[in-house]
RNA sequence: UACGUGCUCCGGGGUCGGUGCAAUUCCGAACCGGCGGUGACAGUCCGCGACCCGGCCCGUCCGGUCGCCCUCGGGCGACGGCGGGACGGUUGACCUGGUGGAACUCCAGGACCGACGGUGACAGUCCGGAUGGGAGGAAGCACGUG
Numbered sequence: 001u002a003c004g005u006g007c008u009c010c011g012g013g014g015u016c017g018g019u020g021c022a023a024u025u026c027c028g029a030a031c032c033g034g035c036g037g038u039g040a041c042a043g044u045c046c047g048c049g050a051c052c053c054g055g056c057c058c059g060u061c062c063g064g065u066c067g068c069c070c071u072c073g074g075g076c077g078a079c080g081g082c083g084g085g086a087c088g089g090u091u092g093a094c095c096u097g098g099u100g101g102a103a104c105u106c107c108a109g110g111a112c113c114g115a116c117g118g119u120g121a122c123a124g125u126c127c128g129g130a131u132g133g134g135a136g137g138a139a140g141c142a143c144g145u146g
Base pairs, nucleotide, nucleotide: 001146002145003144004143005142006141007140008139009137010136015029016028017027018026030125031124032114033113034048035047036046037045043112044111052089053088054087056085057084058083059082060081061080064079065078066077067076068075069074094110095109096108097107098106116128117127118126
C1' cells in the first nucleotide's frame, strides 16, 4: 500500500393559529428527505434497502388437531406455533424557464410524494413492533494474504 474476514459507527421532521366535547391525525401556515449510480450536486431519473404478501427450505416446540408405530412410558410424520434463510411479488411522487459541452440532479418559479398497527377524530412529523432490520459507505481497531 492492495485485497479478504470480523467488530464498531451511520435517518430527519409538529410548532403556531382555527374548528371541535375530543385532532401534534382535519383546515391554514410550518418542518423532514436512507444507500449506490448518473456527462455536474437527485425525496420525484435508473437501481437497491426498509414495511407488507407468497410458496419453498432449515431449525425448534410435541402443549393442540389428524395419522402411523409402540415395550403403553412414549416415539415419528403432516398440519400448526415460534425463529431463521435464499427467492419471487408488491411498493409513492415533477414540471416550466435559465446557465452550461453536459443537469427530470445546479439556479429561479410553481407543484407533488411519503409502509404497517394504534389513537376520543382521518398521522411522512405522536405512540408501537424497533435497544429491531438494513442497502451500502467511511473511519478506526483486530486478524489473515500478497